[in-house]
RNA sequence: GGCAAACCAGGCGAAAGCCUGGGACGCAAAGCUACAGGGCCUUCACCCGGACACAACAUCGGGGUAUGGCAGCCUGGCUUCCGAA
Repeated sequence: GGCAAACCAGGCGAAAGCCUGGGACGCAAAGCUACAGGGCCUUCACCCGGACACAACAUCGGGGUAUGGCAGCCUGGCUUCCGAA
């Protein structure tokens, strides 16, 4: 020299999260790859059952579930600056 966490502003999204600007906690791959694998996050829709209601619908809350996401969680793959050896 490079990237840019938290946070703030604007925007997208149901959310996780992402984009732009500001900003630097850190990073020697904090470059790319989520259709390489593991793990983690969210749950609009969908499924199950509970309460209320009790014909159904609606409402509230619980569980499951990625087709959504995280590369600054780990491993792998590809690419890669300077310098010693």